Model confidence (mean pLDDT): 76 of 100.
The RNA shown here (Bacterial RNase P class A) has 369 nucleotides and comes from a Candidatus Aminicenantes bacterium.
RNA sequence: UGGAGUGGACGAGGCGGUUGCUUCCUCCCCGCCGCAAGAAGGGGAGGGAGAGGAAAGUCCGAACUCCAGAGGGCAGGAUGGUCGCUAACGGCGACGCCAAGCGAUUGGGGGAAAGUGCCGCAGAAAACAAACCGCCCUCACGGGCAAGGGUGAAACGGCGAGGUAAGAGCUCACCGCUCCGGCGGCGACGCCGGAGGCACGGCAAACCCCAUCCGGAGCAAGACCGAAUCGGCCCCGCACGAGGCGGCCCGUCUCAGGGGGCGGGUAGGUCGCUCAUUCCUCCGGGUUCGAUCCCGGGGGCAGACAAAUAACCGCCGCCGCCGGAAUUUCCGGCGGACACAGAAUUCGGCUUACGGUCCGCUCCAGCCG
Numbered sequence: 001u002g003g004a005g006u007g008g009a010c011g012a013g014g015c016g017g018u019u020g021c022u023u024c025c026u027c028c029c030c031g032c033c034g035c036a037a038g039a040a041g042g043g044g045a046g047g048g049a050g051a052g053g054a055a056a057g058u059c060c061g062a063a064c065u066c067c068a069g070a071g072g073g074c075a076g077g078a079u080g081g082u083c084g085c086u087a088a089c090g091g092c093g094a095c096g097c098c099a100a101g102c103g104a105u106u107g108g109g110g111g112a113a114a115g116u117g118c119c120g121c122a123g124a125a126a127a128c129a130a131a132c133c134g135c136c137c138u139c140a141c142g143g144g145c146a147a148g149g150g151u152g153a154a155a156c157g158g159c160g161a162g163g164u165a166a167g168a169g170c171u172c173a174c175c176g177c178u179c180c181g182g183c184g185g186c187g188a189c190g191c192c193g194g195a196g197g198c199a200c201g202g203c204a205a206a207c208c209c210c211a212u213c214c215g216g217a218g219c220a221a222g223a224c225c226g227a228a229u230c231g232g233c234c235c236c237g238c239a240c241g242a243g244g245c246g247g248c249c250c251g252u253c254u255c256a257g258g259g260g261g262c263g264g265g266u267a268g269g270u271c272g273c274u275c276a277u278u279c280c281u282c283c284g285g286g287u288u289c290g291a292u293c294c295c296g297g298g299g300g301c302a303g304a305c306a307a308a309u310a311a312c313c314g315c316c317g318c319c320g321c322c323g324g325a326a327u328u329u330c331c332g333g334c335g336g337a338c339a340c341a342g343a344a345u346u347c348g349g350c351u352u353a354c355g356g357u358c359c360g361c362u363c364c365a366g367c368c369g
Stems, first nucleotide, its partner, number of pairs: 001365010013316007021050010033038001052340001056351002059349005064218004076214005081095005097108004110209002115207002117203003132149002134145004157175002160172003176198001177196008222271004232262005241255005279300008318336008
């Protein structure tokens, strides 16, 4: 200098003004009701606060609420190297192994010698082995072989030498593998030594097996208050309306109308609701390799329900285009501000989206000293 990897910070550009919106506080005015004190409600003035790093997806884990629940098992689901952290987690950290990369770095994770199943095409053969070309013996029939060719994602240890008719762990060295032992490590695992001619192809995001964990629904949870209208239940008895019993009257029963009362539900309202010693964050100190944990100090608290957080203007800065001066630069004019996206009970994570700006660390290549 160029390229690459990785971690972090910011994120309607900054300042000012005008007019608005949501909510809270203080003061003033009116005021249903009330003897009064007070006060439902309404209006005005001033002041405070007012979206995110992901508020998103709703994928995990919790708080909180309601429902269910002796205990155990089956079924079902999730997770899956080891050790730690955390309230918990499928999250985080450190380490280990495998894979990719020259590297920084990135990705993956129980078990395939319990059983079942699958392995398209190609290929002789895809897993109790087998033989297309080929090699060897033989005149041939027939037999021996698996080195080489070829297929495939994958071919029954690799490579070299010996050996042989040709070959083959048939034999040997090295590597790999299995078993055993020693040493190191909390552990995953690593290193060293010895023995064995070698048995065990791949797939569990196929069934399955093993270990650990898991009750369900969710703030539209849930609690309280509660109209009007319709319908329900109970009581009353004025008017005697209708009907039944009866030949008629009295009487009695039923229904409708009238009056009073009760209870459930709906609309609607209030709480839950947003707090802070407990939560979050910043700084300092301690602890740890680290995640984390402890101590001290500072800062932070939208809570509205169809749902506010906005609009406009000025200056400066930025970007784009055009023109001029002598290309870097300067001056003038015009235009732009456009990322992803927006609270809805709260918190810890993960994942995904994102125009652009800034900072740190690391690796590789080239050149110079």